[in-house]
RNA sequence: GGGCUGGUAGCUCACUUGGUAGAGCGCACGGUUCGCAUCCGUGAGGCAGCGGGUUCGAUUCCCGCCCAGUCCA
Numbered sequence: 001g002g003g004c005u006g007g008u009a010g011c012u013c014a015c016u017u018g019g020u021a022g023a024g025c026g027c028a029c030g031g032u033u034c035g036c037a038u039c040c041g042u043g044a045g046g047c048a049g050c051g052g053g054u055u056c057g058a059u060u061c062c063c064g065c066c067c068a069g070u071c072c073a
Base pairs, nucleotide, nucleotide: 001072002071003070004069005068006067007066010025011024012023013022019056027043028042029041030040031039049065050064051063052062053061
């Protein structure tokens, strides 16, 4: 320098024939317990790496850039 894969909640990851985003763990609160843990319930938390384009509408399509991994040189 080039090819490929990925970049979504604190962490690990889902979600696409384009229609305003979820799970597990973690966290907060409540129940249970003498108390803790476990277990049960409720809740907060992201506008989807950054910018631009297409579209009535984009995490999802297209372009550029940045970052990580991997392969080639």

Background: A computed fold for a 73-nucleotide RNA from Candidatus Iainarchaeum sp., annotated as transfer RNA. Rfam family: tRNA. It is annotated as a transfer RNA. The RNAcentral record of the sequence draws on ENA.